RNA sequence: UUGUUAUCAAGAAAGGUUGAGGGAAUAGACCCGUUGAAACCUUAGCAACCCUAUGCCAGCCAUAGAAGGUGCUACAUUCUACAUCACAUUUGUGAUUGAUAGAUAACCA
Repeated sequence: UUGUUAUCAAGAAAGGUUGAGGGAAUAGACCCGUUGAAACCUUAGCAACCCUAUGCCAGCCAUAGAAGGUGCUACAUUCUACAUCACAUUUGUGAUUGAUAGAUAACCA
C1' cells in the first nucleotide's frame, strides 16, 4: 500500500510546549477556535477489536474482566451531494434504506 471481514446516532479531558487555524478531500450549509485551533508531550479516562478467565450444545456462542497491543475522548463519519422508495408537485420534503468515499480493528499478500 492492496484485499477480506466487522463496527461507525453510545461512551470518555486535564496539564505543558506552541501560536492560527480546524471539523478527511471537493462544493454548499452549520459549527469550533487568541476565554487558545491543529500538532507534539505527560497524566487521566472511555470502549472492548485483538486479548484474559469460565461455561457449554464447540460457534459468526454466552457471561465476566481490563494486565498487555491498538484505537478513541465537540457536533451522527457534523449534515447534504449519488441511487432507490414514499409523499408532494417543479424541484422540494422524508427514510436508523442502499451505494461511493472515509475512520478503526483483526487477518492475508